[in-house]
């Protein structure tokens, strides 16, 4: 540094609108309709441990170089699920 197993925090399951061109259920069975999950947008709130950005200390004649779990939140993320910095075993 790679893989593989196990731990692994935070912050709205917030509101609107769309949705049957999906999904299931109730109803028709002649037209259409209704509800809830799932999705998509937009909206205002928030988190920070993929990732990115920024600096101190020291180094220099200057430049440049220069960490983080510190900061910025662009990107991520805010019921599960998934990811997840870091830890520990186990192999190359």
């Nucleotide at each position: 540094c790679g893989c593989g197993c196990g731990g692994g925090a935070g912050a709205g399951u917030c509101u609107g609108u769309c949705g049957c061109c999906a999904c299931g259920g109730c109803a028709a069975c002649g037209c259409a309709g209704c509800c809830g999950u799932a999705g998509a947008c937009a909206g205002c709130g928030c988190c920070g441990a993929a990732g990115g950005g920024g600096c101190a200390a020291c180094u220099u004649c200057c430049c440049c170089g220069g960490a983080a779990c510190c900061u910025c939140u662009c990107a991520g993320g805010c019921a599960a699920a998934g990811g997840a910095a870091c830890c520990g075993c186990g192999c190359g």
This is a predicted structure of a 92-nucleotide RNA (Glycine riboswitch aptamer) from a soil metagenome. Its mean pLDDT, the model's own confidence on a scale to 100, is 79. RNAcentral holds the sequence, with entries from MGnify. It matches the Rfam family "Glycine riboswitch aptamer". Rfam's curators write: This family represents the bacterial glycine riboswitch. Glycine riboswitches usually consist of two metabolite-binding aptamers domains with similar structures in tandem.